[in-house]
RNA sequence: GCGGAAGUGGCGGAACUGGCAUACGCGCAGGUCUCAGAAGCCUGUGUCGCAAGACUUGAGGGUUCAAAUCCCUCCUUCCGCA
Numbered sequence: 001g002c003g004g005a006a007g008u009g010g011c012g013g014a015a016c017u018g019g020c021a022u023a024c025g026c027g028c029a030g031g032u033c034u035c036a037g038a039a040g041c042c043u044g045u046g047u048c049g050c051a052a053g054a055c056u057u058g059a060g061g062g063u064u065c066a067a068a069u070c071c072c073u074c075c076u077u078c079c080g081c082a
Stems, first nucleotide, its partner, number of pairs: 001081007010026003019065001027045006046055003058074005
C1' cells in the first nucleotide's frame, strides 16, 4: 500500500427485514436474611435536569416519515496479502 472484520451504559454483550436504544449477565447502591458476614432473594441503576423533558451506539456528513442498522469520508484495534 491492498483486502477483510470490529468499535453500543462502569465492564462483557444483544438488538431479527431500518420501526420502544442499552435486553441479558457482571459490577455498583439500597433493602431482606444473620450475632456479624458471605451466598441467596427483592428493588433501583446510560448522561443532563427538581420536574416536564432533552441528549446518547468511535467522529463527521448523507439518504429516509424514521438509522446502532443503508451510503460516503475519517479515526482506532485486530486478521490476511504484498